[in-house]
Context: one part of a larger RNA
RNA sequence: UCUUCGCGAAGGAACUCGGCAAAAUGACCCCGUAACUUCGGGAGAAGGGGUGCCCAUCUGGGCAAUGGACUUCGCGUCCGGCGUUUGGGUGGGCCGCAGAGAAAUGGCCCAGGCGACUGUUUACUAAAAACACAGGUCUCUGCAAAGUCGAUGAGGCGACGUAUAGGGACUGACACCUGCCCGGUGCCGGAAGGUUAAGAGGCGGAGUUAGCAUGACUCGUUUGUGCGAAGCUCCAAAUCGAAGCCCCGGUAAACGGCGGCCGUAACUAUAACGGUCCUAAGGUAGCGAAAUUCCUUGUCGGGUAAGUUCCGACCUGCACGAAUGGUGUAACGAUCUGGGCGCUGUCUCCGCGAAGAGCUCG
Numbered sequence: 001u002c003u004u005c006g007c008g009a010a011g012g013a014a015c016u017c018g019g020c021a022a023a024a025u026g027a028c029c030c031c032g033u034a035a036c037u038u039c040g041g042g043a044g045a046a047g048g049g050g051u052g053c054c055c056a057u058c059u060g061g062g063c064a065a066u067g068g069a070c071u072u073c074g075c076g077u078c079c080g081g082c083g084u085u086u087g088g089g090u091g092g093g094c095c096g097c098a099g100a101g102a103a104a105u106g107g108c109c110c111a112g113g114c115g116a117c118u119g120u121u122u123a124c125u126a127a128a129a130a131c132a133c134a135g136g137u138c139u140c141u142g143c144a145a146a147g148u149c150g151a152u153g154a155g156g157c158g159a160c161g162u163a164u165a166g167g168g169a170c171u172g173a174c175a176c177c178u179g180c181c182c183g184g185u186g187c188c189g190g191a192a193g194g195u196u197a198a199g200a201g202g203c204g205g206a207g208u209u210a211g212c213a214u215g216a217c218u219c220g221u222u223u224g225u226g227c228g229a230a231g232c233u234c235c236a237a238a239u240c241g242a243a244g245c246c247c248c249g250g251u252a253a254a255c256g257g258c259g260g261c262c263g264u265a266a267c268u269a270u271a272a273c274g275g276u277c278c279u280a281a282g283g284u285a286g287c288g289a290a291a292u293u294c295c296u297u298g299u300c301g302g303g304u305a306a307g308u309u310c311c312g313a314c315c316u317g318c319a320c321g322a323a324u325g326g327u328g329u330a331a332c333g334a335u336c337u338g339g340g341c342g343c344u345g346u347c348u349c350c351g352c353g354a355a356g357a358g359c360u361c362g
Stems, first nucleotide, its partner, number of pairs: 001357008010348002014346001019343001027051005036041001038173001052094012067079004095099001107341007114333002119131002135171007147157003174328004179258003184255002186251005193246003199240002204235005211227006217220001259277005286320001287317001298314005
């Protein structure tokens, strides 16, 4: 010096990102217990008091002998209470610094954010505000269900279930609510018209050539050119032709979206009011410097001697907002934030002691 412990004057969070760590609280009995509340809770709220041993006395409980009565003679029933055991109350006394004498054994309160709750999770850096959840809504599915597993199968799951069922999606107890927009995208419905594949159809055209016409010469079973029936082969227009798309409607607890400029009131300021442009419609209720506010340590109030945090307001919302849910909310939380009481070596400021290690020697 390190590790693990013990003690500490005065102060008591001045430490520090932060009371991290430590200290403190602690058992049982009695008294007593607030706001709020979903009336269950909150609550062990908080805050107090008691606790050893001896004697006396009062009052309960258990077991129960000798004895007595009855007797169906039973290991029976009843009376009785010696004795013994175990609680509680009251009064008095005794000892110590200390009586739950050791060990084990909640610190508490106030306010706010988030998530209703118990649960679940990154096995080995994250336990949370993340996931789940009961509840809510939309949507699909009529049974050989939808959906899903399987090489495209057989065959399974769904389900030996049947719309109060099953699948998918979003939201997330409860309370009060959930506004406007269907122009875009998606989904659902429609079928008149437009567009449209394979296929059908076959106007027309092309190739081939029996033959015909004609030129040349080496006059041949030669060769060139033109026309060209049928057959075969190929190309192919009009026309017919489904869904889809276009089109017409619906639908936002579907994906999503929810304006700008100018003026105006008899102080000023502000603008209930007016004008104008644009839009599918221009953000309603509620909330708001917020887990969201850049400017920003906004401004005012509270708490402190002093507060970039915190709480209450204001609203100028850079860039809240209604099931990508909005706003509240008792209870709950090894959650996060701010404050207070208690308590302490966290600190002012360090000291002493113990055991072990390190170091030196053997």
Molecule: large-subunit ribosomal RNA, domain IV
Organism: Dehalococcoidia bacterium